Context: one part of a larger RNA
């Protein structure tokens, strides 16, 4: 634990799906459960508040009165919200025809370059740095030409761009998949929103077990530089990086801004779709994204500003001074690393 409040001051869970709860569009009807509202009962006396009075005042004490309630029994209202019928189309959502995309998966496939291997020309260097060294080379290296092996990443296109719920996706081509938008009718008719527990996905490193292994590169060896150099620079290098399966579940998982609605000036690119124009993606409307300003308001101020950090309403999550601490026990979860849940002493 009222309250105030979460974009940078503590606080939006990484994402989504979703059961229980919470919430919830227009209309008419009943119904009376909330709700309102009248009688009856109760709500003991002290005692709180009020009035008068008694001890010389006051404390104290008398009379009397008023208040007290999620009460309980009966009568009433019917706007609201629930319930219960019936109906509606504006929420949703189906069907139909277009369309745009690195949206997922699986298979196959192409050059370009690194890098080795074979063979040819060929001669003394080559590499690397601030400058050196190590290091590679006369056992012929590096330059070059041919050919052949493998792995990994896809140059331009490429972008303030385009998809996804979020992580994130980028040569090409086939297959199989989900999702969005526009159009214009058609149907169903509140099916909706939001979500503790749960369930699922979830970079990059890391783990398991089996391939691969060209570049690159933690550990690690050398050279170097320094007072030192367990860094920086330099020559190597193993895991990993790549795939299949299976784990781990955390990140400044960011827009440091939870999710849906409606509502409030405007202007400017630029992607996707439609209508009507035009020689013309030429212009105007519209509609979904995505970006730049900027009115009003909002903001402690940066700054936001119809994609809101305006103005409201639903629902969840979370924060309460700094340090100890996201740590100790305890629970759960992993193979483990550990991850989640999460204090306190003490101290300022």
């Nucleotide at each position: 634990u009222u309250g105030g409040g979460c974009g940078u001051a503590a606080a939006g869970c990484g994402c989504g799906c979703g059961c229980a709860g919470g919430u919830g569009g227009u209309u008419u009807a009943a119904u009376a459960a909330g709700u309102c509202u009248g009688a009856u009962g109760u709500g003991a006396a002290a005692g709180c508040c009020c009035a008068c009075g008694g001890c010389u005042c006051a404390a104290c004490c008398g009379u009397g009165g008023a208040g007290g309630g999620u009460c309980a029994u009966u009568g009433g209202a019917a706007a609201c919200u629930g319930u219960u019928a019936a109906a509606c189309u504006u929420g949703a959502g189906u069907u139909u025809g277009g369309c745009a995309g690195a949206g997922a998966a699986a298979a196959g496939u192409g050059g370009a370059a690194u890098u080795c291997c074979u063979a040819g020309u060929g001669u003394a260097g080559c590499g690397g740095u601030g400058a050196a060294a190590u290091g590679c080379g006369u056992a012929g290296a590096g330059a070059u030409u041919a050919g052949g092996a493998g792995g990994a990443a896809c140059a331009c296109c490429g972008a303030u761009g385009g998809c996804g719920a979020a992580g994130g996706c980028g040569g090409c081509u086939u297959u199989u998949u989900g999702g969005g938008u526009c159009g214009a009718a058609a149907c169903u008719g509140a099916c909706g929103c939001u979500c503790a527990u749960g369930c699922a996905c979830g970079a990059a490193a890391g783990c398991g077990u089996g391939g691969g292994g060209a570049g690159c590169a933690a550990a690690c060896a050398g050279g170097a530089u320094u007072a030192g150099a367990u860094a920086c620079c330099c020559u190597g290098g193993u895991a990993g990086u790549c795939c299949a399966c299976g784990c781990c579940c955390u990140a400044a998982a960011c827009g440091a801004u939870g999710u849906c609605u409606a509502c409030u000036a405007g202007u400017u690119g630029u992607c996707g779709g439609g209508u009507c124009u035009u020689a013309a993606u030429u212009g105007a409307c519209u509609u979904g994204g995505u970006a730049a300003c900027g009115c009003a308001g909002c903001u402690a101020a940066c700054g936001c500003g119809u994609g809101a950090a305006g103005u409201a309403g639903g629902c969840c999550g979370c924060c309460u001074g700094g340090g100890g601490a996201g740590u100790a026990c305890g629970g759960u979860c992993g193979c483990a690393a550990g991850a989640u849940u999460a204090a306190a002493a003490c101290u300022c």